About this RNA:
This is a predicted structure of a 72-nucleotide RNA (transfer RNA) from a Patescibacteria group bacterium. Its mean pLDDT, the model's own confidence on a scale to 100, is 82. It matches the Rfam family "tRNA". Rfam's curators write: Transfer RNA (tRNA) molecules are approximately 80 nucleotides in length. The sequence is in RNAcentral, with records from ENA. The organism belongs to Bacteria candidate phyla, within Bacteria.
């Protein structure tokens, strides 16, 4: 240079193009309890960036970005 493949939560994953973007671990807070690092309830938290198809886009498209890998 040039092809491929991946980017969703604090970490690891889901989500036939269509419902309030879903779960576990993890943080917070409350209950239990002599304590809690066990066990019950709750709560906060994401779709890598711009654009373009579509009634609708996390998904389909280009471009960029970042990381990975293959050839040169």
């Nucleotide at each position: 240079g040039u092809c491929c493949c991946u980017a969703u939560a604090g970490c690891u994953u889901a989500a036939c193009g269509g419902a309030u973007a879903a779960a576990g671990c993890g943080u917070a807070g409350c209950c239990c309890u002599c304590c809690g690092a066990a066990g019950g309830c709750u709560a906060a938290g994401a779709u890598c960036g711009a654009g373009g198809u579509u009634c609708a886009a996390u998904u389909c498209c280009u471009c960029g970005u970042a990381g990975g890998g293959g050839c040169a």